[in-house]
RNA sequence: GCCGAUGUAGCUCAGUUGGCAGAGCAGCGGUUUUGUAAACCGCAGGUCAUAGGUUCGAGUCCUAUCAUCGGCU
Numbered sequence: 001g002c003c004g005a006u007g008u009a010g011c012u013c014a015g016u017u018g019g020c021a022g023a024g025c026a027g028c029g030g031u032u033u034u035g036u037a038a039a040c041c042g043c044a045g046g047u048c049a050u051a052g053g054u055u056c057g058a059g060u061c062c063u064a065u066c067a068u069c070g071g072c073u
Stems, first nucleotide, its partner, number of pairs: 001072007010025004019056001027043005049065005
């Protein structure tokens, strides 16, 4: 230098054909317990890597850039 993959909550990841952004763990509160843990109930947490484009509507499609990983030279 070229090609490909990945980027979504603190972490690990879903989100299939464009139509309300989710799960588990972690965190916080509550119930229970002498207390802790476990269990159960609830709550909170998001610039969907960045910028632009298409569209009535984009996490999803298109373009460029950035980061990580892999391959080729």